[in-house]
RNA sequence: CAGCCGGACCGGACGGUCGCUGUUAUUGAUGGACUAAAGUCAAACAGAGGAAAGUCCGAACUCCGCAGAGCAGUGUGCCGGAUAACGUCCGGGACGGCCGGUUCAAGCCGGUUGGACGGAAAGUGCCACAGAAAAUAUACCGCCCGUGCCGCAAGGCACGGGUAAGGGUGAAAAGGUGCGGUAAGAGCGCACCGCCGGGGCAGUAAUGCUUCGGGCAGGGCAAACCCCACACGGAGCAAGACCAAAUAGGGAGGGAUUCCGGCUUCGGCUGGAGCGUGUCGGCUCGAUGCGCCACAACCUCCGGGUAGGUCGCUUGAGCCCCGCAGCAAUGCGUGGCCCAGAGGAAUGACCGUCCUGCCGGAAACGGCAGACAGAAUUCGGCUUACAGGUCCGGCUGCUUA
RNA sequence: GCGGGAGUAGUUCAGCGGUAGAACGCCAGCUUCCCAAGCUGGAUGUCGCCGGUUCGAUCCCGGUCUCCCGCUCCA
Numbered sequence: 001c002a003g004c005c006g007g008a009c010c011g012g013a014c015g016g017u018c019g020c021u022g023u024u025a026u027u028g029a030u031g032g033a034c035u036a037a038a039g040u041c042a043a044a045c046a047g048a049g050g051a052a053a054g055u056c057c058g059a060a061c062u063c064c065g066c067a068g069a070g071c072a073g074u075g076u077g078c079c080g081g082a083u084a085a086c087g088u089c090c091g092g093g094a095c096g097g098c099c100g101g102u103u104c105a106a107g108c109c110g111g112u113u114g115g116a117c118g119g120a121a122a123g124u125g126c127c128a129c130a131g132a133a134a135a136u137a138u139a140c141c142g143c144c145c146g147u148g149c150c151g152c153a154a155g156g157c158a159c160g161g162g163u164a165a166g167g168g169u170g171a172a173a174a175g176g177u178g179c180g181g182u183a184a185g186a187g188c189g190c191a192c193c194g195c196c197g198g199g200g201c202a203g204u205a206a207u208g209c210u211u212c213g214g215g216c217a218g219g220g221c222a223a224a225c226c227c228c229a230c231a232c233g234g235a236g237c238a239a240g241a242c243c244a245a246a247u248a249g250g251g252a253g254g255g256a257u258u259c260c261g262g263c264u265u266c267g268g269c270u271g272g273a274g275c276g277u278g279u280c281g282g283c284u285c286g287a288u289g290c291g292c293c294a295c296a297a298c299c300u301c302c303g304g305g306u307a308g309g310u311c312g313c314u315u316g317a318g319c320c321c322c323g324c325a326g327c328a329a330u331g332c333g334u335g336g337c338c339c340a341g342a343g344g345a346a347u348g349a350c351c352g353u354c355c356u357g358c359c360g361g362a363a364a365c366g367g368c369a370g371a372c373a374g375a376a377u378u379c380g381g382c383u384u385a386c387a388g389g390u391c392c393g394g395c396u397g398c399u400u401a
Numbered sequence: 402g403c404g405g406g407a408g409u410a411g412u413u414c415a416g417c418g419g420u421a422g423a424a425c426g427c428c429a430g431c432u433u434c435c436c437a438a439g440c441u442g443g444a445u446g447u448c449g450c451c452g453g454u455u456c457g458a459u460c461c462c463g464g465u466c467u468c469c470c471g472c473u474c475c476a
Stems, first nucleotide, its partner, number of pairs: 001397010012354007020047005027042004049372001053383002056381005061236004068285004073232005078092005093117001095114008118227002123225002125221003140167002142163009175193006194216001195214008240311004250302005258273006274292007318337003322333004355370006402472007411425004419456001427443005449465005
């Protein structure tokens, strides 16, 4: 210097003119019979994002009778820490992939990188096709032994056994590698690696190291049912609160009598049973409220909600600088700052100078375009989209010294 | 704004993790003077897209795109 990867930040700049929304704030002017109201006008200041998006998680906030028990359901899942909380973040561990080194080999060591990483030794289920056999192991080919027959022999055929080392099938074949051993083979024996069980040491822990014992039992799938541990009541700002038309509904009592018992001033009151219904927002139990022959006119009384208006609404787990603690996520402290709040829904249009990219041109210059996208109760994350630019780190290659 | 659901052949829909099906439609042949009906045969798919789990995905999980529906208990 170039390429690739990772991280952080910015994401057109400056000026002018005319608009729109909000605040200051009914503050001033105007308006009006008025020191009233509506309306109108004026000034200053502020006015989209890193994702405002998807709505995938977690919370704040609000309401549902503060939500009991069981069942069902949903989610999370190595260890430790951070946090209001989380499926997020930080640190660590084990595992897998890739590269390099090393060993006869299995393996081991180092670097880098990735992930939804509890349990397959509780149980059930699935493993197509191929293959002899797919989890109770199994003998298709091959190898070896014995017997019989054939053959001069080499050997061949049949039968009975042994064998999982070799071939072949498959995604996966019943510990692996090496040496010994054997008729051939085999944890059959040994060494190393792996595995299981016990102990010791280190570590908060996951786990690691080490030692003793055991030839080895137990294939994979839990983003299959499931088991274990932990967590979860439901709805969502169209939540919800307040004020409050017109018309039309609604509710209670009378009209107007469930059954049984008690009391009665004969109007009713009260206890129980049964039935119906509401609430506890999946179901059942349990708890609790209300009503009781049905319907209508009519009479008396009482609300609630809708249109509309106000609040919720933006001072908040807030932003910036510095210091301290911590490997880090993050926390603590001093100081400073106030930064959109609409409701058919503002944040725009035009001009000038530049910047960047593309096109045309020999050039001067001219033309076109400005990434993704746009607040809507508010935060913390994740995911997805994104032209171009700046800075930092790592790896590789080239050049120069 | 908030919440819920669905994408499979041209259309409407099925589909136990193991070669994707049905009906209607389409094409060709037979039949008919011709058409329709009928009979016979045939074709038809990026299972919306991208990843992951698995030996193997339409199916299980995550992301994304498109479409549909509901939401002021009473009007």
Predicted 3D model of RNase P RNA and transfer RNA as a complex of 476 nucleotides. It holds a member of the Rfam family "Bacterial RNase P class A". Rfam's curators write: Ribonuclease P (RNase P) is a ubiquitous endoribonuclease, found in archaea, bacteria and eukarya as well as chloroplasts and mitochondria. Rfam links the family to the GO terms dimeric ribonuclease P complex, ribonuclease P activity and tRNA processing. It is annotated as a ribozyme. Its mean pLDDT, the model's own confidence on a scale to 100, is 77.